[in-house]
Context: one part of a larger RNA
């Protein structure tokens, strides 16, 4: 000197862009954050003479594994990088191929009846589907049982080719469509293995029995002591094992001439984790933050029998703490779920509001103006210094403030109208939280807009006064015991400036 997710002091005009709980992974009122489909399905409710429209609760389907938040825990193949999986799965979507035939039982809502403080049950009837279950059919497929070839890197892999044997569907319609099932091949995700890389400790020297490894099983989508069961005795270790600390990890960030050293806030990619701790389930995917079971721990609710809850999501509150924001507006854009659509959700995200927390921009006026005014402060009592600095005289108008104008982001889906090679393209018509905001014109008037630290030396800036080893400064040297440029006022002066200092940290 540069840095900052900073805090303090003092002092503050305005605009953009970014940032904003580094501590208590502390406890949490209150709202909101994940739903969606009526073109699957039979009721039910309001409206209507009716056709019909609405409105939802239930069965059902997708979705809720994303998004979104923290960083606890983890020194591991978590993470980075680079390679295998002849050891693996994959819903939606892209391409192809081939189906979509016939049957059945049932249960929600409902209805009745009961129990219940509450959450909620209990039982009888009773009814439907693209819920749920046999049957049928198999171009792929999947298992066996042959035959041919062809590769190979060990259990094998490919390709052709007969035979058996399992294994599916689901239909709705406004006739425009729009789904369903098997199969393969992509995409795009995900599992898994291996080289090789990055913490600190030897005042941790030996570690290990499922440990190594092998035969066979069992489990998984899949390899595998990942489990079992038998045999074998092996395995790792000073190139630091096994322990003990700190610790997500990386792209990157700050600093450095670089080598390197510090770090990992914010953005982006992996991980892990959702009040502590186990468990499964349901899916294409979880071992699921606003899913579920159980168990502690606190918290609320009760009619005491029994229940109910989990902000490390948005905002908010209490607590800590030097310290860190609104219980805002909107789905108009991106983008993500569900629909055929219209659309409906979306505290994701766009905005906006707080906070000089950072960065940057701009403004606190511009020219002229000497009798060098007054004041102060200084003095050799002549002056000198503040100083063009103020008064004054001409102006200018960013910003302010007032008045009018007023956007880009918005053209898609969808409608219409015309083309059309049927793919689709062309025009027009709805759509903005931000916002009457940027931003432009026009009025007004120097009006509202300047601090802050320092001036012994390093180090740019000096004199007076007051104090008198006192008061007190101080980053180091050091200054203060009567003329102190070092203390404290003052004046003047240096340096930065809407900032200046100071205090931590890092290089």
């Nucleotide at each position: 000197g540069g840095a900052c997710g900073a805090a303090c002091g003092c002092u503050g005009g305005c605009g953009g862009c970014g940032u904003g709980c580094u501590u208590a992974a502390c406890a949490c009122a209150u709202g909101c954050a994940a739903g969606u489909c009526a073109c699957g399905g039979g009721g039910g409710c309001u409206c209507g003479c009716a056709a019909g429209a609405g409105c939802a609760a239930c069965c059902g389907g997708c979705g809720a594994a994303c998004g979104g938040g923290u960083g606890c825990g983890u020194a591991a193949c978590a993470c980075g990088u680079g390679a295998g999986c002849a050891a693996u799965c994959u819903g939606c979507c892209g391409a192809u191929u081939u189906c979509u035939g016939g049957g059945g039982g049932a249960u929600a809502g409902c209805c009745g009846g009961c129990c219940c403080a509450a959450c909620g049950g209990c039982c009888g009837g009773g009814u439907a589907a693209u819920a749920c279950c046999g049957c049928a059919u198999a171009c792929g497929u999947u298992c066996u049982c042959g035959a041919g070839g062809g590769g190979g890197a060990g259990u094998c892999c490919c390709c052709u080719u007969g035979g058996g044997a399992a294994g599916a569907a689901a239909c709705c319609u406004c006739c425009g469509g729009g789904g369903g099932a098997a199969a393969u091949c992509g995409a795009g995700g995900a599992g898994c293995u291996c080289g090789c890389g990055g913490c600190c400790u030897a005042u941790c020297a030996g570690c290990u029995a499922g440990u190594u490894g092998g035969c066979g099983g069992u489990g998984u989508a899949a390899u595998g002591g990942a489990c079992c069961a038998c045999c074998a005795a092996g395995g790792c270790u000073a190139u630091g094992a096994c322990g003990g600390g700190u610790g997500g990890c990386u792209g990157g960030u700050c600093u450095g001439a670089g080598a390197g050293g510090a770090u990992g806030g914010c953005c982006a990619g992996c991980c892990a984790c959702a009040u502590u701790g186990g468990g499964a389930c349901u899916g294409a995917g979880a071992g699921a933050c606003g899913g579920c079971c159980c168990a502690g721990a606190c918290u609320c609710c009760u009619a005491c029998g029994g229940g109910a809850g989990g902000c490390a999501g948005c905002a908010g509150u209490g607590g800590g703490g030097a310290a860190u924001c609104u219980u805002g507006c909107g789905c108009a854009a991106u983008g993500g779920c569900c629909g055929a659509a219209a659309g409906g959700c979306u505290g994701a995200c766009g905005c906006a509001g707080c906070g000089a927390c950072g960065c940057c921009g701009c403004g606190u006026g511009u020219g002229g103006g000497a009798u060098g005014a007054a004041g102060c402060a200084u003095u050799u009592c002549g002056g000198u210094g503040u100083g063009u600095a103020a008064a004054c005289c001409a102006c200018u108008g960013u910003u302010g403030c007032c008045c009018g104008g007023g956007a880009c982001g918005a053209a898609c889906a969808u409608c219409c109208u015309c083309u059309u090679u049927c793919g689709a393209g062309a025009g027009g018509a709805c759509u903005g939280a931000c916002g009457g905001u940027a931003c432009c014109g026009g009025g007004u008037g120097a009006g509202g807009a300047a601090g802050c630290a320092c001036c012994g030396g390093c180090u740019a800036a000096c004199u007076c006064c007051g104090u008198g080893c006192u008061a007190g400064c101080a980053g180091c040297c050091g200054c203060g015991g009567u003329a102190a440029u070092a203390c404290g006022g003052a004046g003047g002066g240096u340096g930065c400036g809407a900032g200046c200092g100071u205090u931590g940290u890092c290089c």